The part of an RNA shown here (small-subunit ribosomal RNA, central domain) has 349 nucleotides and comes from an uncultured Thermoanaerobacteraceae bacterium. It matches the Rfam family "Bacterial small subunit ribosomal RNA". The coordinates come from a structure-prediction model, not an experiment, and the mean pLDDT is 88. The RNAcentral record of the full RNA draws on ENA and SILVA.
[in-house]
Context: one part of a larger RNA
RNA sequence: UUGGGCGUAAAGGGCGUGUAGGCGGCCUGUUAAGUCAGGUGUGAAAUUUCAGGGCUUAACCCUGAAACUGCGCUUGAAACUGGCAGGCUUGAGGACAGGAGAGGGAAGUGGAAUUCCCGGUGUAGCGGUGGAAUGCGUAGAUAUCGGGAGGAACACCAGUGGCGAAGGCGGCUUCCUGGACUGUACCUGACGCUGAGGCGCGAAAGCUAGGGGAGCAAACAGGAUUAGAUACCCUGGUAGUCCUAGCCGUAAACGAUGGGUGCUAGGUGUGGGGGGUUUAAAUCCCUCCGUGCCGGAGUUAACGCAAUAAGCACUCCGCCUGGGGAGUACGGCCGCAAGGCUAAAACUC
Numbered sequence: 001u002u003g004g005g006c007g008u009a010a011a012g013g014g015c016g017u018g019u020a021g022g023c024g025g026c027c028u029g030u031u032a033a034g035u036c037a038g039g040u041g042u043g044a045a046a047u048u049u050c051a052g053g054g055c056u057u058a059a060c061c062c063u064g065a066a067a068c069u070g071c072g073c074u075u076g077a078a079a080c081u082g083g084c085a086g087g088c089u090u091g092a093g094g095a096c097a098g099g100a101g102a103g104g105g106a107a108g109u110g111g112a113a114u115u116c117c118c119g120g121u122g123u124a125g126c127g128g129u130g131g132a133a134u135g136c137g138u139a140g141a142u143a144u145c146g147g148g149a150g151g152a153a154c155a156c157c158a159g160u161g162g163c164g165a166a167g168g169c170g171g172c173u174u175c176c177u178g179g180a181c182u183g184u185a186c187c188u189g190a191c192g193c194u195g196a197g198g199c200g201c202g203a204a205a206g207c208u209a210g211g212g213g214a215g216c217a218a219a220c221a222g223g224a225u226u227a228g229a230u231a232c233c234c235u236g237g238u239a240g241u242c243c244u245a246g247c248c249g250u251a252a253a254c255g256a257u258g259g260g261u262g263c264u265a266g267g268u269g270u271g272g273g274g275g276g277u278u279u280a281a282a283u284c285c286c287u288c289c290g291u292g293c294c295g296g297a298g299u300u301a302a303c304g305c306a307a308u309a310a311g312c313a314c315u316c317c318g319c320c321u322g323g324g325g326a327g328u329a330c331g332g333c334c335g336c337a338a339g340g341c342u343a344a345a346a347c348u349c
Base pairs, nucleotide, nucleotide: 003321004320005319006318007303008302012317014201015200016199017198021194022193023192025088026087027086028085029084030083031082033081034080035077036076037075038074039073040072041071042070048066049065050064051063052062053061054060091191092188093187094186095184096183097182098181103177104176105175106174107173108172109171110154115149116148117147118146119145120144121143125136126135162169163168206247207246208245209244210243211242215241216240220236221235222234223233258316259315260314261313262312263311266294267293268292269291270290271289272288273287274286275285276284298305299304322349323348324347331342332341333340334339
């Protein structure tokens, strides 16, 4: 546990899907559960409030009235909520016609570069740094030319560009596949929104098994630096990074801003459609969806936000309630483990 809040002070669940539940468009009729009105019964006394009275007063006591904000029964009202019946099309969905996209999965394929191997040319250095050294090199390195192997990532295009619910997604081609957008207004006729649990997805690191291993690189070794240097710099270098299958389930998972709907000045850029202007294009104008910047009202503690709201409202979920102890202990659930989720108290300031 009322209330007030959640961009930065404590506080938005990492994201979706969906069960129960909560909430729900316009019109007509009906019902009368909620709601409202009248009547009636009950709501013991004491207590409480008001008026009056009794002890010298008060406390206390007595009398009367009110109140007991509630519940039951009954009669009625029908605007709103609910139920039932019927209808509607603007919410939602479908159909048809289009164009856009690094959305996802699988298979194939291309060039540049690094490294390594083979061969040619060629000779004493190369490399690295603040300066060096470790390291590599006369057993021929570095440089350069030709050939080959292998793995990983895709320069330019590239853009406060695009797509995706989030995590995230970038060479090219093919196949399979999800979503969004625009136009028509043909169909259904409220079929909607949210969503405790549940289920699924979920970067990196890490784990299991099998492969792979070019570059990079925790650990580790060496060289420097330094008072020291278990670092920063340098030379090496193993897990890992990659693939397949399965776990893990976390993050500054961030817009530090939950979802939906409606309403509320403008200006300017950009991505995808549609319409008008034009013979056509360009330009310009209108419009829908997305993505940025600036800015008014309003809002905010301020910073700022400002039609992509942090403005004005309604609705559903999650969460907060002084700092430390502590996202810890214990218990439970999950995990192979690492650990994750849930989540205190003593004590202390």